The RNA shown here (Bacterial small signal recognition particle RNA) has 99 nucleotides and comes from a Fimbriimonadaceae bacterium. Its mean pLDDT, the model's own confidence on a scale to 100, is 77. NCBI's taxonomy places the organism under Bacteria, Bacillati, Fimbriimonadia, Fimbriimonadales, Fimbriimonadaceae. It matches the Rfam family "Bacterial small signal recognition particle RNA". Rfam describes the family as follows. The signal recognition particle (SRP) is a universally conserved ribonucleoprotein involved in the co-translational targeting of proteins to membranes. Rfam classes the family as a non-coding RNA gene. Of the family's consensus pairs, 96% are formed in the model.
[in-house]
RNA sequence: CGCCGGGCCCGGCGCAACGGCAACCGCCCGAACCUGGUCAGGGCCGGAAGGCAGCAGCCAUAAGGGUGGAAACCGCGUGCCGCCGAAUGUCCGGCAGGA
Numbered sequence: 001c002g003c004c005g006g007g008c009c010c011g012g013c014g015c016a017a018c019g020g021c022a023a024c025c026g027c028c029c030g031a032a033c034c035u036g037g038u039c040a041g042g043g044c045c046g047g048a049a050g051g052c053a054g055c056a057g058c059c060a061u062a063a064g065g066g067u068g069g070a071a072a073c074c075g076c077g078u079g080c081c082g083c084c085g086a087a088u089g090u091c092c093g094g095c096a097g098g099a
Base pairs, nucleotide, nucleotide: 001097002095003094004093005092006091007090008089010085011084012083013082014081015079016078018075019074020073024069025068026067027066028065029064035060036059037058038057043052044051045050
């Protein structure tokens, strides 16, 4: 020099982590009145017994908010991860032969 194999570099696909976003789920907060339940007080009806509506309060929640988890999606990016390829640039190893 040549051949073979492998690594780095390059490209594609995939996977993982990370970040973003976020359906959904759990918990919590959450309505003067236009949600519900219970309705003190007071009000109304009634001869009475009782009944009616119903404010505050309390309870439960709606819209909404907080918090935790999280599928999917996104990422000019990360990973000496996996597979496939490209190039002939570099490194390593092996080999018959030649110099």